A computed fold for a 79-nucleotide RNA from a Micromonosporaceae bacterium, annotated as transfer RNA. RNAcentral records the identical sequence in 2 taxa. Taxonomically the source falls in Micromonosporaceae (Bacteria, Bacillati, Actinomycetes, Micromonosporales). The RNAcentral record of the sequence draws on ENA and MGnify. Its mean pLDDT, the model's own confidence on a scale to 100, is 81.
[in-house]
RNA sequence: GCCCGGGUGGUGGAACGGCAGACACGGCUGCCUUAAAAGCGGCUGCUUCGGCGUGCGGGUUCAAGUCCCGCCCCGGGCA
Numbered sequence: 001g002c003c004c005g006g007g008u009g010g011u012g013g014a015a016c017g018g019c020a021g022a023c024a025c026g027g028c029u030g031c032c033u034u035a036a037a038a039g040c041g042g043c044u045g046c047u048u049c050g051g052c053g054u055g056c057g058g059g060u061u062c063a064a065g066u067c068c069c070g071c072c073c074c075g076g077g078c079a
Stems, first nucleotide, its partner, number of pairs: 001078007010025003018062001026044006045052002055071005
């Protein structure tokens, strides 16, 4: 340099162009217990409360995490 895959909450990860964050882990809290462990229930992105949020910047579209272009980063392959 070229080709392929990927980048999404605290973590791992899902998501036909139409409710972003399913599900799991972690955290907080309640029940249970003498107390704990296990189990079960609830809550859990940021915020100046106006809004904002899928690596960054553009584009297409009524609508983009998803499609297109450029760039950055990570992994693999070829040279």